[in-house]
């Protein structure tokens, strides 16, 4: 210096949940609280999950005297869009510390 990561050494970060505030929502901010983390620092670049709008396609419930259709409302699923998770997974960047 690179790898590499130890019941080491100086530190650092904060899950879940709760309160406040933004947000249609995923969720994000600030305070509290630690589940754990060797980059749980930075970056939304690839994948992947999540939320929304639109659209199509299938179920279903409502209307309807029967058929058969429109239409509304819910569900699921495909394609576009847009947003959101870096503590999902990989890439790229910077850093502490120095045992094997």
């Nucleotide at each position: 210096u690179c790898c590499c990561g130890a019941u080491a050494u100086u530190a650092g970060c904060a899950a879940a949940c709760c309160c406040a505030c933004g947000g249609c929502g995923a969720c994000g901010u600030g305070g509290g609280g630690a589940c754990g983390c060797a980059a749980a620092g930075c970056c939304a670049u690839g994948g992947a999950c999540c939320a929304c709008c639109a659209u199509c396609a299938c179920c279903g419930a409502a209307c309807c005297c029967c058929u058969a259709g429109c239409c509304u409302c819910g569900g699921u699923g495909g394609u576009g869009g847009u947003g959101g998770u870096u503590g999902c997974c990989a890439g790229g960047u910077u850093g502490c510390c120095g045992a094997a």